[in-house]
RNA sequence: ACAACAGUUCGUUCUAUCGCUGUUUUGCUGCAUAGCAAGAGAGAGGAAAGUCCGGGCAACGCAGAGCGCCAUACUUCCUAACGGGAAGGGAAGCGAUGAAAAUCGUUUUACAGAGAGUGCCACAGAAAAUAACCGCCACAUUAUGUGGUAAGGGUGAAAAUGUGAGGUAAGAGCUCACAUCGCAGAUUGGCAACAGUUUGCGGGGGUAAACCUUAUGGGUUGAAAGACCAAAUAUACCGGAUAAUAAGGGCUGCUCGUCCGAUGCCGGGGGGUAGGUCGUUAGAGGCUAACGGUGACGUUAGAUUUAGAUAAAUGGUAGAAGUCCCGAUUCGUUGGGAAACAGAACCCGGCUUAUAGAACUGUUGUUUUU
RNA sequence: GGUAUCGUGGCCGAGUGGCUAGGCACCGGUCUGCAAAACCGGCUACAGCGGUUCGAAUCCGCUCGAUACCU
Numbered sequence: 001a002c003a004a005c006a007g008u009u010c011g012u013u014c015u016a017u018c019g020c021u022g023u024u025u026u027g028c029u030g031c032a033u034a035g036c037a038a039g040a041g042a043g044a045g046g047a048a049a050g051u052c053c054g055g056g057c058a059a060c061g062c063a064g065a066g067c068g069c070c071a072u073a074c075u076u077c078c079u080a081a082c083g084g085g086a087a088g089g090g091a092a093g094c095g096a097u098g099a100a101a102a103u104c105g106u107u108u109u110a111c112a113g114a115g116a117g118u119g120c121c122a123c124a125g126a127a128a129a130u131a132a133c134c135g136c137c138a139c140a141u142u143a144u145g146u147g148g149u150a151a152g153g154g155u156g157a158a159a160a161u162g163u164g165a166g167g168u169a170a171g172a173g174c175u176c177a178c179a180u181c182g183c184a185g186a187u188u189g190g191c192a193a194c195a196g197u198u199u200g201c202g203g204g205g206g207u208a209a210a211c212c213u214u215a216u217g218g219g220u221u222g223a224a225a226g227a228c229c230a231a232a233u234a235u236a237c238c239g240g241a242u243a244a245u246a247a248g249g250g251c252u253g254c255u256c257g258u259c260c261g262a263u264g265c266c267g268g269g270g271g272g273u274a275g276g277u278c279g280u281u282a283g284a285g286g287c288u289a290a291c292g293g294u295g296a297c298g299u300u301a302g303a304u305u306u307a308g309a310u311a312a313a314u315g316g317u318a319g320a321a322g323u324c325c326c327g328a329u330u331c332g333u334u335g336g337g338a339a340a341c342a343g344a345a346c347c348c349g350g351c352u353u354a355u356a357g358a359a360c361u362g363u364u365g366u367u368u369u370u
Numbered sequence: 371g372g373u374a375u376c377g378u379g380g381c382c383g384a385g386u387g388g389c390u391a392g393g394c395a396c397c398g399g400u401c402u403g404c405a406a407a408a409c410c411g412g413c414u415a416c417a418g419c420g421g422u423u424c425g426a427a428u429c430c431g432c433u434c435g436a437u438a439c440c441u
Stems, first nucleotide, its partner, number of pairs: 001366010012321007020043002023040007045341001049352002052350005057222004064256004069218005074088005089111001090109008112213002117211002119207003133153002135149006161179006180203010226278004235269001237268004248260004283305001285304001287302006323338006371440007380394003388424001396412005417433005
């Protein structure tokens, strides 16, 4: 310098003209709703997507409680909150250095508990926890049998903590030394998770994205939620229960509790309407600067207000600029072409997925120079 | 915009941690003058990608697709 991979950020701009939607100023018409004309300003994203999470907001009257069900799970911090984010710790993997121990870098992590209990570990193998196929040793024997053993071999994803020494008929933590794993104590560093040193007691595993236990949290529903207005019509019908100890219904799935329940309630059948307004965009808003913090982020100050549609607007044309590609070049420039994923529908904060091109950071490889 | 349930051979459809059933269709053979029927045999599949586990159609996550409902 080039290429590939991973992560983070950005992901078109301006002018003119015509058209569309909404706000606002002036004028005209108009009973109102509203209409017309001339101006000013604004008008789809980093994911608007998937609907995986958390909230705001609204309704369920006062009013809930228990169970069920669901979710989360190392520590500290950020946040309105989160199953999110930041920084650390543990475990496992990969690479480099090294005799090894260890150190450095990097990746993943769904990381509470297997001394509360119940399950499962197929096949293979003697055996997956009630161990003995080959082997080793002792005795008898000459077809082999009996007893001991779990150090060696085999099977398997996994086989009774590891190495060395002693001991033994042969062995075995049987004994000892050094380790290692678990539990408990003391002490040093750290806010903490943890790490180091040391003392004592013990030694079959794995699996909880198996049932489960522990701790924490969760009322339900979801803008097609809900509230209001206008217009029209038929409840002329049927069934239920009777003054509170009722049928039925509401409050979540169940239970308890509680409330409604005489022209009303619940259910069935039937009829009318499908119009309009609010919710609906001033916000845990965004932008700039300073300070604090390892960082996520926070505090203060300043200027500012930037879609609100309802079958659904936010566009077309022309020119110029910016980005990328190709060619030419007198290195001043010039000609042509291309641009991905993709369109708000109550709002906001995250996660996941798609993505032309550019910038930055890191890793690997190739080439050249010093 | 929101809510819920699904995806297994060409078609239908069981199976929910340890070998993917069955039926129809299709192919080949036997039988038949040729066929049908019958009998025997055979081929083909867990929507895709990751993860947990010794092992996944099954458990978990994401992606793609299908169906139903909410005026």